About this RNA: A computed fold for a 340-nucleotide RNA from a Candidatus Bipolaricaulota bacterium, annotated as Bacterial RNase P class A. It matches the Rfam family "Bacterial RNase P class A". Gene Ontology terms of the family: dimeric ribonuclease P complex, tRNA processing and ribonuclease P activity. It is annotated as a ribozyme. The prediction has a mean pLDDT of 76. It was read from a public genome assembly, where an Rfam model found it.
RNA sequence: AGAGAGGGCCAAGGGGUCGCGGGGGCGCCUCGUGCGUCCCUGAGGAAAGUCCGGACUCCACAGGGCAGGCCACUGGGGCGAUCCCAGCGGGGGUGACCUCGGGAAAGUGCCACAGAGAACAGACCGCCCACGUUCGGGGCGCAAGCGUCGAACAGGCAAGGGUGAAACGGUGGGGUAAGAGCCCACCAGCGGUCCGGGCGACCGGGCCGGCUCGGCAAACCCUGGUCGGAGCAAGGCCAAGUAGGAAGGUGCUCGAGGACGGCCCGUCCGAGCCUUCGGGUAGGCCGCGAAGACGAAUGACCCCUCGCGACAGGAUCCGGCUUAUCGGCCCUCUCUCGGG
Numbered sequence: 001a002g003a004g005a006g007g008g009c010c011a012a013g014g015g016g017u018c019g020c021g022g023g024g025g026c027g028c029c030u031c032g033u034g035c036g037u038c039c040c041u042g043a044g045g046a047a048a049g050u051c052c053g054g055a056c057u058c059c060a061c062a063g064g065g066c067a068g069g070c071c072a073c074u075g076g077g078g079c080g081a082u083c084c085c086a087g088c089g090g091g092g093g094u095g096a097c098c099u100c101g102g103g104a105a106a107g108u109g110c111c112a113c114a115g116a117g118a119a120c121a122g123a124c125c126g127c128c129c130a131c132g133u134u135c136g137g138g139g140c141g142c143a144a145g146c147g148u149c150g151a152a153c154a155g156g157c158a159a160g161g162g163u164g165a166a167a168c169g170g171u172g173g174g175g176u177a178a179g180a181g182c183c184c185a186c187c188a189g190c191g192g193u194c195c196g197g198g199c200g201a202c203c204g205g206g207c208c209g210g211c212u213c214g215g216c217a218a219a220c221c222c223u224g225g226u227c228g229g230a231g232c233a234a235g236g237c238c239a240a241g242u243a244g245g246a247a248g249g250u251g252c253u254c255g256a257g258g259a260c261g262g263c264c265c266g267u268c269c270g271a272g273c274c275u276u277c278g279g280g281u282a283g284g285c286c287g288c289g290a291a292g293a294c295g296a297a298u299g300a301c302c303c304c305u306c307g308c309g310a311c312a313g314g315a316u317c318c319g320g321c322u323u324a325u326c327g328g329c330c331c332u333c334u335c336u337c338g339g340g
Stems, first nucleotide, its partner, number of pairs: 001336010012305007020042009044311001048322002051320005056231004063265004068227005073087005088101005102222002107220002109216003124161002126157003132153006139146002169187006188212001190209008235286004245277006257269003
């Protein structure tokens, strides 16, 4: 100097004019939540998605179970989280770092096409002809027969080549007719056992062994853990108003109906309940806070600076995750090149 990785911060700023929401002071007044004037104050890192978790509120207690949802390596943080930190192992990267994480011998299922064959599979091209049968040539021999070459049938092989995303361990040697963990050495993997390190996930090492037992669970599933539901349009209070209406069904303790995700059991409340038609109201206050609106406020114009202004604006409040994003600044680390 260049290229990258991880983390943090800012989010245009200032001035003027007019106009908005909240609060306060003063004045006026037809004393109504009116008018005028002045002061203070007025969006975000994601306010977004509504995905998790909580505070809070309601359902009598949310008791047991089924179904269902969510999570899933180890240790720690934390009210909790499916969140955060660190570590371990697999994968990617030269690296800083990034990413993934229970189980495939509990069972079922899928792996197109190509290919002989895709999970206890398999012969397309090939290799062999030792053993068996047949045919032919020719050599030796008096003959019986011996031995040799070729072809076919039957047979042997899965080592070589090919197909494929993936082919039932790898390299070397022995062995064989040719071959194959068939055998051996080393390696990888798996199983058993022992020792050492670590809280642990795991790591390292010794010995023994059959030789070797794909992938997908974001397929169904299995295992373990966890979960009552609904949500500020929760939930309270006030005012107003009609029709305390009509019909049908059913029940009154032998009990309808109800306890707000579905089903079952249990427990509790319970004299009214369910369906249809018809009528009235839908307003205000609290919940609600240094923004606190609620048919929903910050807009318009001009000037200056400059990083030329992106993504974009609350609605009960917090913790987290995810998505979108112009430009600038800071810290730490990695790699490459050059100089001292």